[in-house]
RNA sequence: CGUCCGGUAGCUCAGCGGAAGAGCAUCUGUCUUACAAACAGAGGGUCCCAGGUUCGAAACCUGGCCGGACGA
Numbered sequence: 001c002g003u004c005c006g007g008u009a010g011c012u013c014a015g016c017g018g019a020a021g022a023g024c025a026u027c028u029g030u031c032u033u034a035c036a037a038a039c040a041g042a043g044g045g046u047c048c049c050a051g052g053u054u055c056g057a058a059a060c061c062u063g064g065c066c067g068g069a070c071g072a
Stems, first nucleotide, its partner, number of pairs: 001071007010024004018055001026042005048064005
């Protein structure tokens, strides 16, 4: 320098046009003498940034930033 992959909740990741979910973690309740486990529930996200396309974008297009793999 080039090509490709990735960036979504505190963490690990789904979701590939109709507007965001799971597991773990946190908090509350039930249970227990108590703790743990189990069960039920709750909170938590400018979807890396800026433009564009579209009735509608986390998703598609362009540029940028960050991380990784490969090539030179």

Record summary
Predicted 3D model of a 72-nucleotide RNA (transfer RNA) from Lentzea atacamensis. Its Rfam family is "tRNA". The family's RNA type in Rfam is transfer RNA. RNAcentral records the identical sequence in 2 taxa.